[in-house]
RNA sequence: CGAAAGGCGAUUGUCGCGGGCAGACGAUGAGUCUGCGUGAGGAAAGUCGGGACAGCUCAGAGCACCAUACUUCCUAACGGGAAGGCGCCGGAGACGGCGACAGCAAGUGCCACAGAAAACUACCGCCCGCAAGGGUAAGGGUGAAAACGCGAGGCAAGAGCUCACGCCAUGGCAUGGUGACAUGUGAUGGAGGUAAACCUUAUGGGCUGCAAAACCAAAUAUACCGGCGAUUGAAGGUUGCUCGCCUGAGCCGGGAGGGUAGGUUGCUAAAGCCUGACGGCGACGUCAGGAUUAGAGAAAUGACAAUCAUAAACAGAAUCCCGCUUAUGCCUUUCGUUUU
RNA sequence: CGGGAUGUAGCGCAGCCCGGUAGCGCGCUUCGUUCGGGACGAAGAGGCCGCAAGUUCGAAUCUUGUCAUCCCGA
Numbered sequence: 001c002g003a004a005a006g007g008c009g010a011u012u013g014u015c016g017c018g019g020g021c022a023g024a025c026g027a028u029g030a031g032u033c034u035g036c037g038u039g040a041g042g043a044a045a046g047u048c049g050g051g052a053c054a055g056c057u058c059a060g061a062g063c064a065c066c067a068u069a070c071u072u073c074c075u076a077a078c079g080g081g082a083a084g085g086c087g088c089c090g091g092a093g094a095c096g097g098c099g100a101c102a103g104c105a106a107g108u109g110c111c112a113c114a115g116a117a118a119a120c121u122a123c124c125g126c127c128c129g130c131a132a133g134g135g136u137a138a139g140g141g142u143g144a145a146a147a148c149g150c151g152a153g154g155c156a157a158g159a160g161c162u163c164a165c166g167c168c169a170u171g172g173c174a175u176g177g178u179g180a181c182a183u184g185u186g187a188u189g190g191a192g193g194u195a196a197a198c199c200u201u202a203u204g205g206g207c208u209g210c211a212a213a214a215c216c217a218a219a220u221a222u223a224c225c226g227g228c229g230a231u232u233g234a235a236g237g238u239u240g241c242u243c244g245c246c247u248g249a250g251c252c253g254g255g256a257g258g259g260u261a262g263g264u265u266g267c268u269a270a271a272g273c274c275u276g277a278c279g280g281c282g283a284c285g286u287c288a289g290g291a292u293u294a295g296a297g298a299a300a301u302g303a304c305a306a307u308c309a310u311a312a313a314c315a316g317a318a319u320c321c322c323g324c325u326u327a328u329g330c331c332u333u334u335c336g337u338u339u340u
Numbered sequence: 341c342g343g344g345a346u347g348u349a350g351c352g353c354a355g356c357c358c359g360g361u362a363g364c365g366c367g368c369u370u371c372g373u374u375c376g377g378g379a380c381g382a383a384g385a386g387g388c389c390g391c392a393a394g395u396u397c398g399a400a401u402c403u404u405g406u407c408a409u410c411c412c413g414a
Base pairs, nucleotide, nucleotide: 001336002335003334004333005332006331007330008329009308010307011306012305013304014303015302017039018038020036021035022034023033024032025031041314045325046324048323049322050321051320052319053209054208055207056206060243061242062241063240065205066204067203068202069201070084071083072082073081074080085101086099087098088097089096090095102200103199107198108197109194110193111192123140124139125136126135127134128133148166149165151163152162153161167190168189169188170187172185173184174183175182176181213265214264215263216262222256224254225253226252227251228250235247236246237245273290274289275288276287277286278285279284341413342412343411344410345409346408347407350366351365352364353363360397368384369383370382371381372380390406391405392404393403394402
C1' cells in the first nucleotide's frame, strides 16, 4: 500500500427514567412504596427497491401510467446479490473502478453559434458547356459532429462506382461453452449524431398503507337558504379514465348550532440470530444443536466519579423483515503486493 | 409514522414538459424634473438557478444521490 472480515465498551459505586413480575399499604378502585429482572444501531437515518401483514365484493376488460433491459444462477421477493461475458478507465504491483450493456439499419422530432450545407446539402474549387444550366463530397474553410478509412483501378472531373485490406450491420455454417459470448469461415449490404428526445420491442405491475384494520366503551340535534335526484337512478363502494360488478334515497354548497375525541388488540419468536456438519467456485441451500425478556403512546433507555493508555465518530427504536444508499471516529484479525 | 409538493436577483414569481440568449413586477443605485419631497421620465447594478455527481458538443431544464422548507392523512 491492496483485499476480506470483525468490535462500538468492560467493572465498581451513587442518583434517576420506561415496561414486566412479585410483595406490602390502601377499600378489592385510584394511587404510593419496596424488591428482582430487563431496556437502541451498524446504520435505528433516507423512505429508494422488494415483501410479510391488513382492508378494499379475490381485483374482470380496454386505454392510460409506471418500472425493468448482456448471460446463468441465488432469493419469499427485488431496480438486491453471486459467478461470468463484453466495452471503457486507473495502478509499477497486489488489485481496483465505471457501464442508463435492447432498438436511431422502424417512424417522428431536434442538432444553438459558426458554416454553402446538420441530412434528398454545392460557397470556393474541379469537370462538361458559347451561355443558361448540369455533374461532383477528392481538396479548402466552419463546427462537438460533414456522408466508412486507406491504397489502386476507373472517370470529362469525381464518387464504394469497382477491387484488395480494414471497420461496421444482418443472416448462415463449424468448433468450444448451460448461456451471454469467443475463435474461424463464407454471404448480403455501407446507413451522421441523439432513445438520462417522443417512441418501438420484450417482460412485469390491482389500489391503499399499522393514522392499514378489528373490537369495547362514551356521546348525539337538528332547524334555515340555494341546487341536483328517487327506477328516466342522486350519491357512494374500488385503481387516473371508460365499461362491467355491488349498494340503493338521499347528496352537494352556504352560513349557524350541539356532541365525542377513552380503552383493548394489531405489537413483536422472526422467510430472523449463533455454532457445527454436508452440498455448491460463490450468492446460498439442507440437516442437527443452541440462545432468546425494548414494545412506548407526547413518547423511557440518562448523569456523575474511579480504573482499564484514550471512551472519543456518525447517530436515537414507533408494525415487522430482506436489501440498497447516505453519514461516520478509533481499534483488532487474516491473506497478499512493493521497497529496504 | 405514512404520503405528496417546492427550492431561480433583497421580496414575490415566469422559464423546466420539448436542453443552446436567464426574464417580469416591486425594491436598490445614478441622472433629469421640483424651492424641496413624492409621482413621473432616462440609464444602470445585482443570479456560479439549494448542493454534489452523471448523460450530452452543450444542463436552470434530463437522470441519480443529498440537504432544506411547506402541505395532506385518524
Molecule: RNase P RNA; transfer RNA